[in-house]
Context: one part of a larger RNA
RNA sequence: GAUUGAACGCUGGCGGCAGGCUUCAGACAUGCAAGUCGAGCGGAAACGACAAAGGCUUGCCUUUGGGCGUCGAGCGGCGAACGGGUGAGUAACGCGUAGGAAUCUGCCCGAUAGCGGGGGAUAGCCCGGGGAAACCCGGAUUAAUACCGCAUACACCCCACGGGGGAAAGGCCGGGAUCUUCGGACCGGCCGCUAUCGGAGGAGCCUGCGUUGGAUUAGCUUGUUGGUAGGGUAACGGCCUACCAAGGCCACGAUCCAUAGCUGGUCUGAGAGGAUGAUCAGCCACACUGGAACUGAGACACGGUCCAGACUUCUACGGGAGGCAGCAGUCGGGAAUAUUGGACAAUGGGGGAAACCCUGAUCCAGCCAUGCCGCGUGUGUGAAGAAGGCCUUCGGGUUGUAAAGCACUUUCAGUAGUGAGGAAGGAACCUGGGUGAAUAUCCCGGGUUCUUGACGUUAGCUACAGAAGCAGCACCGGCUAACUCCGUGCCAGCAGCCGCGGUAAUACGGAGGGUGCGAGCGUUAAUC
Numbered sequence: 001g002a003u004u005g006a007a008c009g010c011u012g013g014c015g016g017c018a019g020g021c022u023u024c025a026g027a028c029a030u031g032c033a034a035g036u037c038g039a040g041c042g043g044a045a046a047c048g049a050c051a052a053a054g055g056c057u058u059g060c061c062u063u064u065g066g067g068c069g070u071c072g073a074g075c076g077g078c079g080a081a082c083g084g085g086u087g088a089g090u091a092a093c094g095c096g097u098a099g100g101a102a103u104c105u106g107c108c109c110g111a112u113a114g115c116g117g118g119g120g121a122u123a124g125c126c127c128g129g130g131g132a133a134a135c136c137c138g139g140a141u142u143a144a145u146a147c148c149g150c151a152u153a154c155a156c157c158c159c160a161c162g163g164g165g166g167a168a169a170g171g172c173c174g175g176g177a178u179c180u181u182c183g184g185a186c187c188g189g190c191c192g193c194u195a196u197c198g199g200a201g202g203a204g205c206c207u208g209c210g211u212u213g214g215a216u217u218a219g220c221u222u223g224u225u226g227g228u229a230g231g232g233u234a235a236c237g238g239c240c241u242a243c244c245a246a247g248g249c250c251a252c253g254a255u256c257c258a259u260a261g262c263u264g265g266u267c268u269g270a271g272a273g274g275a276u277g278a279u280c281a282g283c284c285a286c287a288c289u290g291g292a293a294c295u296g297a298g299a300c301a302c303g304g305u306c307c308a309g310a311c312u313u314c315u316a317c318g319g320g321a322g323g324c325a326g327c328a329g330u331c332g333g334g335a336a337u338a339u340u341g342g343a344c345a346a347u348g349g350g351g352g353a354a355a356c357c358c359u360g361a362u363c364c365a366g367c368c369a370u371g372c373c374g375c376g377u378g379u380g381u382g383a384a385g386a387a388g389g390c391c392u393u394c395g396g397g398u399u400g401u402a403a404a405g406c407a408c409u410u411u412c413a414g415u416a417g418u419g420a421g422g423a424a425g426g427a428a429c430c431u432g433g434g435u436g437a438a439u440a441u442c443c444c445g446g447g448u449u450c451u452u453g454a455c456g457u458u459a460g461c462u463a464c465a466g467a468a469g470c471a472g473c474a475c476c477g478g479c480u481a482a483c484u485c486c487g488u489g490c491c492a493g494c495a496g497c498c499g500c501g502g503u504a505a506u507a508c509g510g511a512g513g514g515u516g517c518g519a520g521c522g523u524u525a526a527u528c
Base pairs, nucleotide, nucleotide: 001528002527003526004525006524007523008522009521010520013375014374015373016372017371018370019368020367021333026331027330028329030328031327032326035078036077037076040075041074043071044070047069048068050065051064052063053062054061055060056059085286086285087284094211095210096209097208098207099206100205103203104202105201108199109198110197111196112195113194114193115192116150118148119147126139127138128137129136130135156165157164158163170191171190172189173188174187175186178185179184212258213257214256219249220248221247224246225245226244227243228242229241230240231239261283262282263281264280265276266275267274268273288309289308290307291306292305311322312321313320314319339365341364342363343362347361348359349358350357351356378408379407380406381405388399389398390397391396412469414464415463416462417461418460422455425451426450427449428448429447430446431445432444433443434442472517473516474515475514476513477498478497479496483512484511485510486509487508493500494499
């Protein structure tokens, strides 16, 4: 000099953009953070519309009707493995980079083929029982895109090449003939289901090289190193087991100890290098502590389960409940770090045919000069060089064109008004094309109308009034830009280094003056 996730002292007008527990991976009150689908299913607890009946106070109440809009609880499907947080652990194929072969892959895309016919349960509901509660048990009954056989299966899997094994599910919308029990069959469309091949994206595995300090850590290792056989896995492999051999690593630093998430990057520097890994992005690890598996395409699963432990908590003492390193917020720790805010309008995600629902992701707002950047606190004129202050050799000098005065301007802030863009979509109707027997439906496109904004009193623009509302901080002995007076008298004090102060202190304290920066200025800490 540059820099910082900074803190502290004094001071503090506005805006834009960013950032904001670096410490206790300490403990957590409260609310919210993952749901959705009735176009899979049996149904109807709530709300509403409608209809009927009843009551009356005549516009309300009650009852009935799943027939309608819808929908609590339940079965079922998909999601919950993403998104969000943290950096404890980890010196490791964890990360970075370059390669590899023995693998899996829901949703999505392309392709081929199929979706026939049956069965038995179970939750809910109802009845009964136990318990303080959490919740649990028994009986009866019922549905499915839940579950299980059968049929078929080129391709698929196994094979001794003779053969053997193995699948599915339906739902909704529309319709001219024909049939009809008026539900439908049948035809068409959309969504789905099954099998197989390929793709895309994702994931698992292996390897070369690189990746902190310590030798006052020199030896380490028995599933250890390799082989055979088997098991296991989606997959290779001592991954596991039995048997056999005695190997494997190491001064090119094994083992042990300490420290640490890694990277793109960031800071500095002319560079080489040094330091660092906040925000943003990629990967990894963790989710009260330790262990384990279940479900599933995917987890050994932050807001799932089980066991053990510590802690908190309810209890009728028999037993239960909990996990903010999600967003806010509280206590504690600390020099120190924010609101128990708004909205799903946009972007993205989950579910759904869609409308739509959910989303503390996200977008915004609030707080903080924490940082960077921009703007303002007026402009011009004005010498009697006013008054006052300070200094003085008492002549004057300086503050100083500074002020006043005169003439202007009105940024920003204030008040009132006007007002984009962020909106793409969605709905209704009309219409062109595709599907199709069809002027049905559905899909793709076009047009008209209606409609969707948290921010938001938005940005911007216009008008009004008046210089009106806005400057501090550090320093002035040398380094280092900037000097005099008074006070003090080795005292009080200053100090980054050299050093100042013991009666004329440009070095202490105050004043006047000056210098440097400026909504900041200094100090401390840290890095180059």
Molecule: small-subunit ribosomal RNA, 5' domain
Organism: Pseudomonadales bacterium